[in-house]
RNA sequence: UCCGAGGUAGCUCAAUGGCAGAGCCACCGGCUGUUAACCGGUAGGUUAGAGGUUCGAAUCCUCUCCUCGGAGCCA
Numbered sequence: 001u002c003c004g005a006g007g008u009a010g011c012u013c014a015a016u017g018g019c020a021g022a023g024c025c026a027c028c029g030g031c032u033g034u035u036a037a038c039c040g041g042u043a044g045g046u047u048a049g050a051g052g053u054u055c056g057a058a059u060c061c062u063c064u065c066c067u068c069g070g071a072g073c074c075a
Base pairs, nucleotide, nucleotide: 001071002070003069004068005067006066007065010024011023012022013021018055026042027041028040029039030038048064049063050062051061052060
C1' cells in the first nucleotide's frame, strides 16, 4: 500500500430501510435467619467520526479513524 471481516449500553451480542433491544454487570425492591440462587423493577446509547441518498438510515453510498486476519513492497 491492497483485499477481507468488524466498530451498537460498562462487558458479550441482536436489530439486514420503518418505535434502538437482550443477557450479564450496577442500583432498588421481593423472597431468605444471612449470603448465594430465584423473582420483579430502575438506570444505562453522539449505533467510531464527517458528509450524502431517502418520506424515513445502526442498516445503502463516499471519505476519514481504530481493531483483527490475509497479501504485497522497502530495508